[in-house]
Small-subunit ribosomal RNA, central domain from a Hahellaceae bacterium, 350 nucleotides, folded computationally.
The RNAcentral record of the full RNA draws on ENA.
Context: one part of a larger RNA
RNA sequence: CUGGGCGUAAAGCGCGCGUAGGCGGUUACUUAAGCGAGGUGUGAAAUCCCUGGGCUCAACCUGGGCACUGCACUUCGAACUGGGUGACUAGAGUUUUGGAGAGGAGAGUGGAAUUCCCGGUGUAGCGGUGAAAUGCGUAGAGAUCGGGAGGAACAUCAGUGGCGAAGGCGGCUCUCUGGACCGACAUUGACGCUGAGGCACGAAAGCGUGGGGAUCAAACAGGAUUAGAUACCCUGGUAGUCCACGCUGUAAACGAUGAGCACUAGCCGUUGGAACCCUUAGAGGUUUUAGUGGCGUAGUUAACGCGCUAAGUGCUCCGCCUGGGGAGUACGGCCGCAAGGUUAAAACUC
Numbered sequence: 001c002u003g004g005g006c007g008u009a010a011a012g013c014g015c016g017c018g019u020a021g022g023c024g025g026u027u028a029c030u031u032a033a034g035c036g037a038g039g040u041g042u043g044a045a046a047u048c049c050c051u052g053g054g055c056u057c058a059a060c061c062u063g064g065g066c067a068c069u070g071c072a073c074u075u076c077g078a079a080c081u082g083g084g085u086g087a088c089u090a091g092a093g094u095u096u097u098g099g100a101g102a103g104g105a106g107a108g109u110g111g112a113a114u115u116c117c118c119g120g121u122g123u124a125g126c127g128g129u130g131a132a133a134u135g136c137g138u139a140g141a142g143a144u145c146g147g148g149a150g151g152a153a154c155a156u157c158a159g160u161g162g163c164g165a166a167g168g169c170g171g172c173u174c175u176c177u178g179g180a181c182c183g184a185c186a187u188u189g190a191c192g193c194u195g196a197g198g199c200a201c202g203a204a205a206g207c208g209u210g211g212g213g214a215u216c217a218a219a220c221a222g223g224a225u226u227a228g229a230u231a232c233c234c235u236g237g238u239a240g241u242c243c244a245c246g247c248u249g250u251a252a253a254c255g256a257u258g259a260g261c262a263c264u265a266g267c268c269g270u271u272g273g274a275a276c277c278c279u280u281a282g283a284g285g286u287u288u289u290a291g292u293g294g295c296g297u298a299g300u301u302a303a304c305g306c307g308c309u310a311a312g313u314g315c316u317c318c319g320c321c322u323g324g325g326g327a328g329u330a331c332g333g334c335c336g337c338a339a340g341g342u343u344a345a346a347a348c349u350c
Base pairs, nucleotide, nucleotide: 004321005320006319007304008303012318014201016199017198021194022193023192025088026087027086028085029084030083031082033081034080035077036076037075038074039073040072041071042070049065050064051063052062053061054060091191092188093187094186096183098181103177104176105175106174107173108172109171110154115149116148117147118146119145120144121143125136126135162169163168206247207246208245209244210243211242216240220236221235222234223233258317259316260315261314262313263312266295267294268293269292270291271290272289273288274287275286276285277284299306300305323350324349325348332343333342334341335340
């Protein structure tokens, strides 16, 4: 390479947009590049294969034939793929109606709680633990009441509930704004799918500049525990945690499951929409549609399990895997302020 794979054995890029490329609905006519058939030329000799001959056989040598699966030209064919022209509406999009949503950005605002400050009441403890101690407190703490400051997060509602491509998103109000879904008519007429490179987004921690700093809390200090205790427990506590702008670009970035389309038993929940039936209303029932869960048939799987949200049955495109360690390391390239990221070996060894 062929072949085989990627939920858990090695293997799905963190996620999207999209370039090249690959692949692509129905129908008529056409073309003849792919495709099929015939012909002509060529495909050196030797070799291989078949069949004869010569060395006593064989290897070896040698005659003849086939073959040389290829290439070029030419004639014909037109089902399929491709090209051209025309048409279509089932894919895709647009207009319109309606309701749902922690989707995003900015601005404003609310209450509870923690901490701190001021004042009142009040007196000897508070705090903490397995038990203690460090710590705080007669210069009046803790408790309790009133007032104030400031920062951060939003209890209940809350739900295998919702929204988002993923990361993620949760008090309330306003402004701007993205997407999805349902229904019906109209409209464009294949405009589609995937996507190497590329570009954008991307938790936490970290970095730069400037703010902010209530809580919590790496580092650090002290107290305990212990043989020791650079820990687990306790008392403190700085970066950080928050905001603005810029960088970093990684995670068990997980459903450890790439995207799209089609097909393949059912049953039970739940969220958003639509239609119909029933009912005085409420509630309820049936069908359908888009999600989101539990079981389960066929099938599949090494098993576990998956099972219309497939890991079943197929097609298209991309990414990735090839024994363990060495190693996601070294070197080099690219990126980064740095930390480091990305691409990515070998010797050696089992």
Overview: The prediction has a mean pLDDT of 89. It matches the Rfam family "Bacterial small subunit ribosomal RNA". Lineage of the source: Bacteria > Pseudomonadati > Pseudomonadota > Oceanospirillales > Hahellaceae.